[in-house]
RNA sequence: GCUGAUGUAGCUCAACUGGGAGAGCAUAUGCCUUACAAGCAUGGGGUUACAGGUUCGAGUCCUGUUAUCAGCA
Numbered sequence: 001g002c003u004g005a006u007g008u009a010g011c012u013c014a015a016c017u018g019g020g021a022g023a024g025c026a027u028a029u030g031c032c033u034u035a036c037a038a039g040c041a042u043g044g045g046g047u048u049a050c051a052g053g054u055u056c057g058a059g060u061c062c063u064g065u066u067a068u069c070a071g072c073a
Stems, first nucleotide, its partner, number of pairs: 001072007010025004019056001027043005049065005
């Protein structure tokens, strides 16, 4: 330099053929306990890497940029 893949909550990851952004862990509060842990219940937390385009509607499709990983040279 070229090619491909990935980027979504604090972490690990889903989201089907474009139509309500979610789970587990973590975290906060409460219950339980003499107390802690475990357990149970209820919550909070998101510019879906960045910019633009298509569309009534984009995490998803298209273009460019960027970061990481892999391969080729």
Molecule: transfer RNA
Organism: Lachnospiraceae bacterium